[in-house]
RNA sequence: GGCCGAACUCCGGCUACGCUGGCCGGAGACGGGGGAUCCGAUUUAGUGGGGUGAAUCUCCGAGUUUUCGGAGUAGGCAAUCUCCCUUCGCCGAACCCGACAGCUAACCCCGUAGGCACUGGGGAGAGGAU
Numbered sequence: 001g002g003c004c005g006a007a008c009u010c011c012g013g014c015u016a017c018g019c020u021g022g023c024c025g026g027a028g029a030c031g032g033g034g035g036a037u038c039c040g041a042u043u044u045a046g047u048g049g050g051g052u053g054a055a056u057c058u059c060c061g062a063g064u065u066u067u068c069g070g071a072g073u074a075g076g077c078a079a080u081c082u083c084c085c086u087u088c089g090c091c092g093a094a095c096c097c098g099a100c101a102g103c104u105a106a107c108c109c110c111g112u113a114g115g116c117a118c119u120g121g122g123g124a125g126a127g128g129a130u
Base pairs, nucleotide, nucleotide: 002116003115004114008028009027010026011025012024013023014022015021029112030111031110032109033108034107039102048100049097050096051095052094057072058071059070060069061068062067075091076090077089079087081125082124083123084122085121086120
């Protein structure tokens, strides 16, 4: 330099210090939730309901509370300037709210983490250099 993801940029102060950094305050940007009229819905649970996310669903085996493994699948990502075609490689999780939420202007609230590998082919174009 690049990728997944909202998870980035800038200003001021303090601090540390070779640089990177840390803390506080502010601004912008990106993302998410709550929340009227109208519209929609009236499925009102003990087998609750809802949210972030691509991450849903089906079958089989083991185990019989939980769960674990496998084969698929809705859906999602990448191949390093962009787009298209082709070829190929992966993911298909996890967590949160706490009896409660449809949409929703004004308004209110929250987040800005974590993780990773390495440059196939063809066509069109952009940009740069000479």